[in-house]
RNA sequence: AAAGCUUGACAGACAAUCGCUGGCAGCUUCAGGCUGCGAGAGGAAAGUCCGGGCUCCAUAGGGCAGGAUGCUGGAUAACGUCCAGUCGGCGUGAGCCGAAGGAUAGUGCCACAGAAACGGACCGCCGAUGGCUUGCUCUCAUAAGGAGCAAGAUCAGGCAAGGGUGGAACCGUGGUGUAAGAGACCACGAGCGGCGUUGGUGACAACGCGGCUGGUAAACCCCAUCUGGAGCAAGACCGAGAGGAUGCAGAAGGCUUCGAGCCUUCACCCUGGCACCGGGGCGCAUCCGGGUUGGUCGCUUGAACCUGUUAGCAAUGACAGGUCUAGAUAGAUGAUUGUCGCUUUAUGGUGGGAGGGUCGUUCCCGUUAUGACCACCGGAAGUACAGAACCCGGCUUACGGCAAGCUUUCCGU
Numbered sequence: 001a002a003a004g005c006u007u008g009a010c011a012g013a014c015a016a017u018c019g020c021u022g023g024c025a026g027c028u029u030c031a032g033g034c035u036g037c038g039a040g041a042g043g044a045a046a047g048u049c050c051g052g053g054c055u056c057c058a059u060a061g062g063g064c065a066g067g068a069u070g071c072u073g074g075a076u077a078a079c080g081u082c083c084a085g086u087c088g089g090c091g092u093g094a095g096c097c098g099a100a101g102g103a104u105a106g107u108g109c110c111a112c113a114g115a116a117a118c119g120g121a122c123c124g125c126c127g128a129u130g131g132c133u134u135g136c137u138c139u140c141a142u143a144a145g146g147a148g149c150a151a152g153a154u155c156a157g158g159c160a161a162g163g164g165u166g167g168a169a170c171c172g173u174g175g176u177g178u179a180a181g182a183g184a185c186c187a188c189g190a191g192c193g194g195c196g197u198u199g200g201u202g203a204c205a206a207c208g209c210g211g212c213u214g215g216u217a218a219a220c221c222c223c224a225u226c227u228g229g230a231g232c233a234a235g236a237c238c239g240a241g242a243g244g245a246u247g248c249a250g251a252a253g254g255c256u257u258c259g260a261g262c263c264u265u266c267a268c269c270c271u272g273g274c275a276c277c278g279g280g281g282c283g284c285a286u287c288c289g290g291g292u293u294g295g296u297c298g299c300u301u302g303a304a305c306c307u308g309u310u311a312g313c314a315a316u317g318a319c320a321g322g323u324c325u326a327g328a329u330a331g332a333u334g335a336u337u338g339u340c341g342c343u344u345u346a347u348g349g350u351g352g353g354a355g356g357g358u359c360g361u362u363c364c365c366g367u368u369a370u371g372a373c374c375a376c377c378g379g380a381a382g383u384a385c386a387g388a389a390c391c392c393g394g395c396u397u398a399c400g401g402c403a404a405g406c407u408u409u410c411c412g413u
Base pairs, nucleotide, nucleotide: 001409002408003407004406005405006404007403008402010400012340013339014338015337016336017335018334020040021039023037024036025035026034027033028032042385046396047395049394050393051392052391053390054231055230056229057228066227067226068225069224070223071085072084073083074082075081086100087098088097089096090095101222102221106220107219108216109215110214122163123162124159125158126157129156130155131154132152133151134150135149136148137147138146139145171189172188173187174186175185176184190213191212192211194209195208196207197206198205199204235297236296237295238294243288244287245286246285247284248283250266251265252264253263254262255261268280269279270278304323305322306321307320308319309318310317311316341383342382343381344380345379347378348377349376350375351374352373355365356364357363
């Protein structure tokens, strides 16, 4: 210099003006309004994927089914999360990743190719054994028959070494053995689980002994552990209107389902100095049950945050002190302006300037200047992702620059 790995903290600041939602105090003409003070989003508030609190429902106990998880130890309220390890894989490395129990319980599956994907034979090898054919020998006078020997690869049959196929071929290599062969046997080696010894809390590791040998459980399945359901629109309370019961409700007429059920007119009221028109009169009160519109609670003091000490490798815990830190409900937490900060300069000006960059250099820029580089003052561009809705712990996803530690390669000393 370049390319990376891990971890951590941050998430622009201030002011003015105009607004928004709660809280407290005061005033007021009080379903409300005004004034003042103070508060008002995140590391992910997101996805709603796990775990818990809380609430209601269900529930004798136990089991089955279903679902989830699956190396070991620890942390935690709990977890599928986190920490520290083991084993395996990836990377030169810092490091990263792992759905990491069982294939020696059973069943299934293993495309295409290939004979065969666990019981098989295409090419090939053999043909010891039993037939067949041929030849020879013996027996026999000859033939037939019988006995024996040899050959053929011809039938039955034996084999799985070699070829070829495939991601994978019955563990590999060498030997013994055989008619040919084969873990059939032997030596060495690979893998798997078992037993023993040693180390470790343990996963596991090292060594020894004897046994076995295709893969696949993100196929069924087996084993172990956990697991009731729904969710703040949970749920609790208050309760307009509407409903039911009872009582009351001026006069006349009509209709009638015979109920003050409906209609008309008048009295009376709105209504003002009067009249007309219009409206009311055409309902009211009490009680009851359920709980519609709506309201209140749940609702933010909590496995909380900050600081310090302390235990622990760590995750995390313990102790002490301090702090109070959004609570909206169609959803407030905003907008504008100004100043400053931070980053980048194909940018302008002023000043310095022969060196500068760098730990350093033989590298790069510049070397009397159309001047590298530095400082100051301007200009321009940029200043991410994103918006609480019952609350916490995680995971995942989105996203900006910064700092620290570490790794690899190259150059120089």

The prediction has a mean pLDDT of 76. A computed fold for a 413-nucleotide RNA from a Paenibacillaceae bacterium, annotated as Bacterial RNase P class A. It is recorded under the gene name rnpB. The RNAcentral record of the sequence draws on ENA and Rfam. The source organism's lineage runs through Bacteria, Bacillati, Bacilli, Caryophanales and Paenibacillaceae.